[in-house]
RNA sequence: GUCCCUGCAGCGCAAUGAAUAACGCGUUGGACUGCUAAUCCAAAGGUCGUGGGUUCAAAUCCCACCUGGGACG
Numbered sequence: 001g002u003c004c005c006u007g008c009a010g011c012g013c014a015a016u017g018a019a020u021a022a023c024g025c026g027u028u029g030g031a032c033u034g035c036u037a038a039u040c041c042a043a044a045g046g047u048c049g050u051g052g053g054u055u056c057a058a059a060u061c062c063c064a065c066c067u068g069g070g071a072c073g
Base pairs, nucleotide, nucleotide: 001072002071003070004069005068007066010025011024012023027043028042029041030040031039049065050064051063052062053061
């Protein structure tokens, strides 16, 4: 330099154009228990990497850039 992949909650990870952005772990509160653990219930936590475009409607499609990783030279 060219090409490919990646980016979503504290961590991990779904969605494939219309759902209140789902789930697990963790955190917080409660129940249970002699106490703890386990179990159960509930809650909080997200500008979906950034900017622009397409569309009635974008995490999702297109373009540029950025982050991390890889292949070739």